[in-house]
Context: one part of a larger RNA
Molecule: small-subunit ribosomal RNA, central domain
Organism: metagenome
Parts: sequence; structure tokens; C1' cells
RNA sequence: CUGGGCGUAAAGGGCGCGUAGGCGGUUCGAUAAGUCAGGCGUGAAAGCCCCGGGCUCAACCUGGGAACUGCGCUUGAAACUGACGAACUUGAGUGCGAGAGAGGGUAGUGGAAUUCCCAGUGUAGAGGUGAAAUUCGUAGAUAUUGGGAAGAACACCAGUGGCGAAGGCGGCUGCCUGGCUCGCAACUGACGCUGAGGCGCGAAAGCGUGGGGAGCAAACAGGAUUAGAUACCCUGGUAGUCCACGCCGUAAACGAUGUGUGCUAGGUGUCGGGAGGUUACCUCUCGGUGCCGCAGCUAACGCGUUAAGCACACCGCCUGGGGAGUACGACCGCAAGGUUAAAACUC
Repeated sequence: CUGGGCGUAAAGGGCGCGUAGGCGGUUCGAUAAGUCAGGCGUGAAAGCCCCGGGCUCAACCUGGGAACUGCGCUUGAAACUGACGAACUUGAGUGCGAGAGAGGGUAGUGGAAUUCCCAGUGUAGAGGUGAAAUUCGUAGAUAUUGGGAAGAACACCAGUGGCGAAGGCGGCUGCCUGGCUCGCAACUGACGCUGAGGCGCGAAAGCGUGGGGAGCAAACAGGAUUAGAUACCCUGGUAGUCCACGCCGUAAACGAUGUGUGCUAGGUGUCGGGAGGUUACCUCUCGGUGCCGCAGCUAACGCGUUAAGCACACCGCCUGGGGAGUACGACCGCAAGGUUAAAACUC
């Protein structure tokens, strides 16, 4: 490289938008670049291959043929691909009418709880554990009542429920805003799919500047446990967790399953919409989300119209284990580090 692969054996990019490129619906016409057929020229000789000949054979030498799968020119064919022209509506989109939703941003607002502060009642304990102790408390704690302050998170509803491309999103209200689904079939007329580079988004932790800080809590301190205990348990407790702006760009970023399209038995639950009906409900249908299961697939487990089945288009990735996702170089970053990515050696 080819072949073969990528749910769990090595292997799907964390996710999207999109450039180049690759691929691309139906009909008609015309073209002849690709494609196909014929002819001509060329494709040196030698060599290889085939049939002969010469050295006693062979190696070797030598005659003829074939081949040289290619390229150029020319004549023709027009199914397919391409370029051109015309048209179409089923792909894609628009419009009109409905609908569901923790989709995003921003401003405001609510109650429960927690901690703290003030005041009242009240007295000796409280707290914590396997048991304790550190700790708090007669300077009045814990408990309880009233008042106040602060920050963070939103019980029940809540659901293999919903929304989002992924990360993710949950009290309530207003404003701004993205996408989705269904019905109608009015409009555009292939406007499509994928997507190397590129650009953007991207949990948590971490970083910079400035705020904020109730609870929780790396680090740290103390108390226990223990042979020891730099842990598990307990009492404290700082970064951080929260907000604004700017970085970082990673993850078991998982469905460990790339995106799109078509085709291939069903049964049952659930969410949203539409149509019909003898309307506590049922039937049909479209879109989502679960479970079971036929064919088929799979090494098995399992998957099974939400495929891991049958196919096509395009991208990414794999090629024995360790060394190593490391070194070096390059690019990015304030740093932490990230991305790209070997070899020696060894089994």
C1' cells in the first nucleotide's frame, strides 16, 4: 500500500456551522470531454515469451514471429457520467394556520431551610460517635418565641416526562430571542448530502482582574482509630463553590455506536399534533421517547424501523504489548498545560 475493520477486542473527531473537494432527483433536446468500436501512425534495438537454426550439449550466439496492455491522429456510436439548453415536483426550502417545551439571554420577585446579630422565656448541659475526645456553654449555651441581616439552592409537582447540536437546562413573572412538530398544498423549482483545512460552541477543575461569601469544603490544624494512619470517623477551616468580564479547551465530553437518505414482520407503554367514529373510549395517521421481539446480523453478549439488518454518499479513525499519548520540533496558553507526534530498546 492492499485487504479487513471501528457498541464491549486497536479504532467514531466532544458538538455544530461551513470553504475547497467528493457525491447528487424526474423528463426532453442537443453536444461528444469521459466512455465504447473501427482504421492509420507511433510504441528503437537488445531482453522477456513462442517456433526454428549454429557451436558434439548447455550457457552463449542467431533468424522469424508475438508482445510492447501506452500515446497521438482520424472515422463513427450516444446507453451511462460530464458540460449546455428547456421543462417538472416527489428531495430541499418558503408561505398560511395551529401546538408543546427546565432551549438561550436579561431584569425583577417568592417562600421553606441554614448561619449570624438583637431581644424575651429558661437552666446545665449541648454537640458528636461504634465508643469517645477535640469543640461550644454559668461572660448563660442547647431548646423555644419575636425581630433583623446575608448568601446560595429551588422540596412537593417530577415522570426510562420535556427541550437543546453537544456540553447541558428545573421556584415564579415580564421583556428580548433560537430551534422543533403537526395541518393545508398556495409559492420557489434540485436551491441537495457530506465536509480536509477554517470558524464558533464546549461539564467540572484551574488561571487573571474586581466583587461576594450563608452553607459546603481540597489544603491545613486538632481529636479519635491503628503496630503505624501523612486515610476512612469527629470538631474546626482557607482557596474554591456564587456574580461580572477575560482565558483555559479537557472528560468514562458514553448510546463507549459519525452525519445524511432509502428499504426490511409485529406487539406494548409514554410525550406532542392531526383526521374519523356507535365519543367514560376506540380506530387511522405524523413526529419524538422507552420496553419486548420476527427476519437478518454478531466471536459471543446482544442489536433488532431510534439497527449493531440490507444498501448508497461523504468525513474521521485503527494496524501486536510496553516504551508513550511520552521525547524532540512546531503551533496555542498568563500559567497549569493542550494539540500535533516519533524512535532506540524490550517482550